The prediction has a mean pLDDT of 81. A computed fold for a 73-nucleotide RNA from an uncultured Clostridia bacterium, annotated as transfer RNA. The sequence was found in a public genome assembly.
């Protein structure tokens, strides 16, 4: 130096023949209990790493740049 993988919610991860983003787990708030667990219901919570581009329309397609992991010199 050069190749290749990752990057989505507070944590752990899903989501490609582009079409208004989800789980579990965790928090809030109710329900129940004589109380706590454990169980149930509701709910907040992310411009999808970053800066262009391509489209009517991008987490998804294409470039650069970051981070981070591995091989290869």
């Nucleotide at each position: 130096g050069c190749u290749g993988g990752u990057a989505u919610a507070g944590c752990u991860c899903a989501g490609u023949a582009g079409g208004u983003a989800g789980a579990g787990c965790g928090c809030u708030u109710c329900c129940a209990u004589g109380g706590u667990a454990a169980g149930g219901a509701a709910g907040a919570g992310g411009u999808c790493g970053u800066c262009g581009g391509u489209u009517c329309a991008a987490a998804u397609c294409c470039g650069a740049c970051u981070a981070u992991c591995a091989g290869c010199u």